[in-house]
């Protein structure tokens, strides 16, 4: 890289360092010098693990993953409006995991 599949409305720092950018893509719309990102420390959450079990699930946290907004909103299409809209429904993107390749 591609597949398969499960989740995706909760939660997580007034730290440190570092200096402008970030929020996958585009279109909005947001955040940011009351310092972005990146790195360290903390943290959260329980997918794989591990231990335990009255087989419901519990308890730890090794791997990973996450810490503005609903995966910030919409991008095709369905219902629906006069047109618009819409935290309406489904698809598609995507992110993450765990298997496969």
């Nucleotide at each position: 890289u591609c597949c398969u599949u499960a989740u995706c409305a909760a939660g997580a720092g007034a730290g440190g360092u570092g200096g402008a950018g970030g929020g996958a893509u585009c279109g909005g719309c947001c955040c940011u010098a009351u310092g972005a990102a990146g790195c360290c420390c903390g943290g959260c959450a329980a997918c794989c693990u591990g231990c335990g079990u009255c087989c419901g699930u519990g308890c730890a946290a090794g791997g990973u993953g996450c810490c503005a907004a609903a995966u910030c909103c919409g991008a095709c299409g369905g219902c629906g409006u006069a047109u618009c809209a819409g935290a309406u429904c489904g698809a598609g993107a995507g992110a993450u995991g765990a298997g496969g390749u």
A computed fold for a 101-nucleotide RNA from Butyricicoccus porcorum, annotated as SAM riboswitch aptamer (S box leader). The organism belongs to Butyricicoccus, within Bacteria. It matches the Rfam family "SAM riboswitch aptamer (S box leader)". Gene Ontology term of the family: regulation of gene expression. Its mean pLDDT, the model's own confidence on a scale to 100, is 85.